Model confidence (mean pLDDT): 84 of 100.
Predicted 3D model of a 1484-nucleotide RNA (small-subunit ribosomal RNA) from an uncultured Gammaproteobacteria bacterium.
It matches the Rfam family "Bacterial small subunit ribosomal RNA". Gene Ontology terms of the family: structural constituent of ribosome and ribosome.

RNA sequence: AGAGUUUGAUCCUGGCUCAGGAUGAACGCUGGCGGCGUGUCUAAGGCAUGCAAGUCAAACGGUCCCGACGCAAGUCGGGACAGUGGCAAACGGGUGAGUAACACAUUGGUAACCUACCUCCGAGACGGCCAUAACUCCGCGAAAGCGGAGCUAAUAGCCGAUGGAAAUGCGGGGACAAAAGUCAUUCGCAUUUAAAGUGGCAACACGCUCGGAGAGGGGCCUAUGGCCUAUCAGCUAGUUGGUGAGGUAAUGGCUCACCAAGGCUCUGACGGGUAGCGGGCGUGAGAGCGCGACCCGCCUCAGGGGAACUGAGACACUGUCCCCACUCCUACGGGAGGCUGCAGUCAAGAAUCUUCCCCAAUGCGCGAAAGCGUGAGGGAGCGACGCCGCGUGUCUGAUGAAGCCCUUCGGGGUGUAAAGGACUUUUACCUGGGACGAACUAAUGACGGUACCAGGAGAAUAAGAGGUUGCUAACUCUGUGCCAGCAGCAGCGGUAAUACAGAGACCUCAAGCGUUAUCCGGAUUCAUUGGGCGUAAAGCGCCUGUAGGCGUUCUUUUAAGUCGAUGGUCAAAUCUCCCGACUCAAUCGGGAAACCGCUGUCGAUACUAAAAGAAUCGAGGCCGGGAGAGGCAAGUGGAAUUGUCGGUGUAGCGGUAAAAUGCGUUAAUAUCGACAAGAACACCAAAUGCGAAGGCAUCUUGCUAGAACGGUCCUGACGCUGAGAGACGAAAGCGUGGGUAGCGAAUGGGAUUAGAUACCCCAGUAGUCCACGCCCUAAACGAUGGAUACUAGACAUUGGAAGUAUCGACCCUUUCAGUGUCGUUUUACCUAAGGUAACCCCUUAAGUAUCCCGCCUGGGAAGUACGGCCGCAAGGCUAAAACUCAAAGGAAUUGACGGGGACCCGCACAAGCGGUGGAGCAUGUGGUUCAAUUCGACAAUAACCGAGGAACCUCACCAGGGUUUGACAUGCUAGAGUGUAGUCCCGAUGAAAAUCGGGGUGACCGUUAAAUCGGAGUCUAGCACAGGUGCUGCAUGGCUGUCGUCAGCUCGUGUCGUGAGAUGUACGGUUAAGUCCGGUAACGAGCGCAACCCCCAUCCUAUGUUAAAUUUUUCAUAGGAAACUGCCUCGCAUAACGAGGAGGAAGGUGGGGAUGACGUCAAGUCAGCAUGGCUCUUACACCCUGGGCGACACACGUGCUACAAUGGGUAGUAACAAUGGGCUGCGAAGCGGCAACGCGGAGCUAAUCCCAUCAAACCUACCCCCAGUUCAGAUUGGGGUCUGCAACUCGACCCCAUGAAGUAGGAAUCGCUAGUAACCGCAAAUCAGCUAUGUUGCGGUGAAUACGUUCUCGGGUCUUGUACACACCGCCCGUCACGCCAAGAGAGUCGGUAAUACCUGAAGCGCCCUGUUCGGGGAACUAGGGUAAGACCGAUGAUAGGGGCGAAGUCGUAACAAGGCAUCCGUAGCGGAAGCUGUGGAUG
Repeated sequence: AGAGUUUGAUCCUGGCUCAGGAUGAACGCUGGCGGCGUGUCUAAGGCAUGCAAGUCAAACGGUCCCGACGCAAGUCGGGACAGUGGCAAACGGGUGAGUAACACAUUGGUAACCUACCUCCGAGACGGCCAUAACUCCGCGAAAGCGGAGCUAAUAGCCGAUGGAAAUGCGGGGACAAAAGUCAUUCGCAUUUAAAGUGGCAACACGCUCGGAGAGGGGCCUAUGGCCUAUCAGCUAGUUGGUGAGGUAAUGGCUCACCAAGGCUCUGACGGGUAGCGGGCGUGAGAGCGCGACCCGCCUCAGGGGAACUGAGACACUGUCCCCACUCCUACGGGAGGCUGCAGUCAAGAAUCUUCCCCAAUGCGCGAAAGCGUGAGGGAGCGACGCCGCGUGUCUGAUGAAGCCCUUCGGGGUGUAAAGGACUUUUACCUGGGACGAACUAAUGACGGUACCAGGAGAAUAAGAGGUUGCUAACUCUGUGCCAGCAGCAGCGGUAAUACAGAGACCUCAAGCGUUAUCCGGAUUCAUUGGGCGUAAAGCGCCUGUAGGCGUUCUUUUAAGUCGAUGGUCAAAUCUCCCGACUCAAUCGGGAAACCGCUGUCGAUACUAAAAGAAUCGAGGCCGGGAGAGGCAAGUGGAAUUGUCGGUGUAGCGGUAAAAUGCGUUAAUAUCGACAAGAACACCAAAUGCGAAGGCAUCUUGCUAGAACGGUCCUGACGCUGAGAGACGAAAGCGUGGGUAGCGAAUGGGAUUAGAUACCCCAGUAGUCCACGCCCUAAACGAUGGAUACUAGACAUUGGAAGUAUCGACCCUUUCAGUGUCGUUUUACCUAAGGUAACCCCUUAAGUAUCCCGCCUGGGAAGUACGGCCGCAAGGCUAAAACUCAAAGGAAUUGACGGGGACCCGCACAAGCGGUGGAGCAUGUGGUUCAAUUCGACAAUAACCGAGGAACCUCACCAGGGUUUGACAUGCUAGAGUGUAGUCCCGAUGAAAAUCGGGGUGACCGUUAAAUCGGAGUCUAGCACAGGUGCUGCAUGGCUGUCGUCAGCUCGUGUCGUGAGAUGUACGGUUAAGUCCGGUAACGAGCGCAACCCCCAUCCUAUGUUAAAUUUUUCAUAGGAAACUGCCUCGCAUAACGAGGAGGAAGGUGGGGAUGACGUCAAGUCAGCAUGGCUCUUACACCCUGGGCGACACACGUGCUACAAUGGGUAGUAACAAUGGGCUGCGAAGCGGCAACGCGGAGCUAAUCCCAUCAAACCUACCCCCAGUUCAGAUUGGGGUCUGCAACUCGACCCCAUGAAGUAGGAAUCGCUAGUAACCGCAAAUCAGCUAUGUUGCGGUGAAUACGUUCUCGGGUCUUGUACACACCGCCCGUCACGCCAAGAGAGUCGGUAAUACCUGAAGCGCCCUGUUCGGGGAACUAGGGUAAGACCGAUGAUAGGGGCGAAGUCGUAACAAGGCAUCCGUAGCGGAAGCUGUGGAUG
């Protein structure tokens, strides 16, 4: 110090989230030791038990006990106890309920006050008296307790005296003061008020009384400071003040009587909510923000409420009285109690400790003292609750052990880690010693046999938690398969998950680690430091003006702000620095500094302020002549429209994309004339003018407002802004009364449509108009508040003035005030600087500054609810929250898209020719069927496709039979063999595979005399493994289709831009082409285009096996030439290029082929092949027989053959081709057969022979004569041929016979631009044969048409809009249905809070009466209780309404593109819903 997250990407705005620190914490897992801290934040809920305030016998009488003396009485001494009396008990300790207040803090005041104990000073203490507790006796009561009679003491009580003191009253003088008055150790007079003793032999000590002073403590008052809320705006009758009285220690409405009518408040009264305050604590760079545990100061309370008594002090935590609630005891009559003291207990809660030790120390109370008391305090205990410190070992140790994990199977990791060796002993444990804290001569230690020290044994007693996708340090395997789950945010998981779970490894911290909660930070995200408001949230619709804020120049004075110096205070602790004590640290001690505040004194006077005076440039006034749709009122004009009347005239008019409703023969529309009515003002008219805005337009007049300009005039800061307030305020709408021509919400009708509550059409009511009164809102917009000043201009225009000039003007120049335009570079003037996220703004600022006002703080909920104010209503103004999302948004960029625009291309359309769709058949597909009909391919880009050839095989499917190291590969172990492998034959079983048996022959390498030996090989058994057309083409390679043979797709450097990106590649021409030229902040380059390659067309040369021919030549093979807009004319920018022509076999890429850029479709293929992962393993592998892939109601695609006469048949006939193929092959001649074919076997390894006469359309002749035919050939019957192990399912061919549909094909749709379409045949691959009408080639005959680019489809370039980016098959709105959630309303119901009025009213102080030994009575006040009407807050509530969220629901299609009717704002009506329509407005 930042980071993640909106987008395809970018910049900005903006929220959300994270990393840090902290805590009186809690929870999860884990846990060795010590020190110092800390520990009911909730129920101020209830409490058992014990303790927490006593002490004094040196105040007093007494009782009991003990000791001494004594016979005893008694005396003396000691101890204990209840009572009288004194002091303390008002401190110490706890709590935070209440309190928004003089409660607290700071600063002052008290001349308006008090103060026991303590210190100092002065003075004093004389005389007398009456009681009473204890005690004794009696009585009541369960108890608590109480009563009566009698005795007694005091430092208890009372009376009198004294008074240089005090208090009060009166009077005089002094000082201060304007006065009132105040002050002083002033003076005089009058009145009143004191005392106590005890101890001691004594001295004396401790006490007592009065007065003064001090210290410490307290009361009261003032100023200032510190919470939220205006959806709380008015509050107040003791209220504000006065006089008098009462009361108090004291001021005071503190209380009372009377008088006056005041007092407080937008600088926030009153009300509501919340809260103890401060020193400080946490965080932060700071300013701030949050908090108020522990420690210190103050306040407050003591079960809830009230009250007083005693006392120096209380309205009293462990005192009294009363009321209430609760608990306990009871003999039912009556009593007792108050842990928010220390422990402890129950309850509540996520949660917070021992019913411990000691008064040794520090302090407090009492006491003369000894001492006693002290849950204050000192200590210990429990809790990782926090902070701090220490440890869990150190060194060495590679066969890098084992185990575990990963692996490319080679190895790698854990890892010097372990084991092993050497060493140490902090800590824990054991043994021994053993403090400081003790002051104060001695005695005295709870902690504590503790800290600490020494010794001993032994690596011994001691490691976990969280994390590993990014932020954020740390990665692999397995399991799971949008499941289970994770998650702070973004987000992971749908079969290869570094994100889930487990494991290994790794990272971080460590006796802890994580999670949760809360606070600060990051957040400059409330912005004083330190933000904004044209479009992101945000300028009030506009003006006038009150308070307030701010304000021109000069002079003088004051010194409030301000600045300097200095004094007081700001408790201690804390924080910071330094030093020191515990071994260090935490912790503690000492010192310094600081606490930026308040207050006093002295000084300065620039600025602000205040006072006084002056000034004129701000502002205003006056005079002058002009401009203007400025406002109000009255009048006035013509055109148009509609209506009425009259004339002419006849069948239509009107309306639309097209129609219809409607009007019209009762005479419309049209046309002419007259009349009537209402509304609006053409041309002028403009970037025009005026107005504060809304807004304002015929013309004339009247009244009236403002602005500009000119002027040697006047006033003299009178100014700017403006919270509240007031005026105005389009359209729609409302009320009353008029008016109503046209238009026209609603409404009716006609169309359109799936529907059409719309768009279009015909009608049409409110309304639109006027008068008066309301309403008060708009995209009321420049989405830009007002004022002032400054910062180059140019041009246009409106108004004024001046100058020159003119006879006078116009023009021109200058100037003032307005209204507009100008935004790349170079260059000032064709706008710069500057600003901005960009777009853009730029003297009319969104620039540079100052002043004032208003407003904003994520999106939705919502400009909504509730409350208040306004309104007749509609509604307006003010204005939230719960809940929910991680975005919502601005500008710009690249694409894509548009029922946007421009340009261009393509058999894309058009123009043509021929087809498909109808029939029969062939073939493929779907569907159905089946034991199986194996699988894949599905718009274009599947469907005679994989398959270029399914009878078996193929084969993957089905039924059945069989095999299990296997049909196939490699390796290992063991074994076998009168040799082996191989091959041939025979027999048995079987459908075959196969199994069993017999026989013959007998290979390879080395070696040997040898079949001799060894190897290889074979077989058997076993182990590794084989095998899979099983799955995943969404894990892949390779290959392919498609856009598309479309002209595009990119890069380097440079430049522009904050950036994504742009430029280059835009533009003008041109091309088939990003082809070329010109031009240009670009210059070049690459992949594509073109060319290079192959074939064909012409010629030349060479060669000549075969072939034609025998001369050339045709033909074949090889090489070469030729075409380049080269030449001419014209057009064009003279370029590129285009048009025409010549020559030429060929002319403008000559024709064809091969060649397919970056990419798109998770396109196709795991079944061609390869391949990751998964899966099967006596089976999903392998073999065999048979079946199936050939089924058949039907649907679709691709074809063949036809429907006939441009035809069919027969003959002429050896008419005329090209490409190909051939040795298990092509197969000639000849012969047989009607034919398929058979016999035959010549020739040929092919320019030689054969298929193959090489062909058919063609041509000629004859027949047929328009018909289901001499068309067509399906189907079926019979007979044959051929291939093959085998033609039943299921082959082809031949012959004879049979002779179906079909007479030119609906909607729709396909191909083709020239040697093309169409028609005709030939060949080949595959192949035993063939279902080939398919495919791939070959030649023969050989057309028609293209005006053109409006439309359809596809594509390219530029531009424009966009809310799309999975990119229009996009996005997205509202109702309805279902589920969940929160909030509001709601007949009401219940509860709480604080006041008010009345009734009642305990204790109690004071008052009044009576009485006096005690007492009794009364009125008032009052806690509480009751009644009543409201106010506010909360809980709950049938029901109805809206809102949010939710999976793939329903209806439509509103918005985004011209979104298919441009959208939006205000308003009104209407409609299932989005919405539609009217009216005015905005351009977003």